This is a predicted structure of a 73-nucleotide RNA (transfer RNA) from a Candidatus Yanofskyibacteriota bacterium. It matches the Rfam family "tRNA". The sequence is in RNAcentral, with records from ENA.
RNA sequence: GUCGGUGUAGCUCAGUGGUUAGAGCGAGCGUUUCAUAAGCGCUAGGUCGCUGGUUCGAUUCCAGCCACCGACA
Numbered sequence: 001g002u003c004g005g006u007g008u009a010g011c012u013c014a015g016u017g018g019u020u021a022g023a024g025c026g027a028g029c030g031u032u033u034c035a036u037a038a039g040c041g042c043u044a045g046g047u048c049g050c051u052g053g054u055u056c057g058a059u060u061c062c063a064g065c066c067a068c069c070g071a072c073a
Base pairs, nucleotide, nucleotide: 001072002071003070004069005068006067007066010025011024012023013022018056027043028042029041030040031039049065050064051063052062053061
C1' cells in the first nucleotide's frame, strides 16, 4: 500500500430496519446464615466508536473517518 473482519453496560457477547436495546458474569441493596460463601429477589449502569447519507422509521443498510485484529505485498 491492497483486501477483509471487529467496535453494543465495568468484562464476555447476543440482537440485524419497527414503536421501552438484552443476557451471563461483575457492582449495590434486600432475604437466608451465629457468620461467610453459595442460592433467591430487586436496583443501577448504554450519546449501540465518530460524522454524514438513505428511509415514515437506523444498533441494523450505504459512504467517509478513527481504533484494534488478520491475510497479501